[in-house]
RNA sequence: CAACGUUUCGCCCAAUGGUAGGGCGUUAGGUUUAGGACCUGAUUGCUGCGGGUUCGACUCCCGCAACGUUAUCCA
Numbered sequence: 001c002a003a004c005g006u007u008u009c010g011c012c013c014a015a016u017g018g019u020a021g022g023g024c025g026u027u028a029g030g031u032u033u034a035g036g037a038c039c040u041g042a043u044u045g046c047u048g049c050g051g052g053u054u055c056g057a058c059u060c061c062c063g064c065a066a067c068g069u070u071a072u073c074c075a
Stems, first nucleotide, its partner, number of pairs: 002070006010024004018055001025043006048064005
C1' cells in the first nucleotide's frame, strides 16, 4: 500500500429502513444493629467523524479516522 472485518451508555451485548433496548455498574429508597444479598425506582448513547440517498438511516452508498485479521491462490 491492498483486501476484509469491527466502531452503539462507564463496561459487555442487542436492534426487518419506521425514529435506540437489555444485562452489569453507579445511585436513591426499602430491608438489616451494620454490611452483604434481596426488593423498588432512578441514572446512562441524537450510534467513531463528515457527507449523500430516502418521507424516514445504527442499518443503504461515498470519503476519512482508529483498531484488528490476512500475505497470494485458480485457469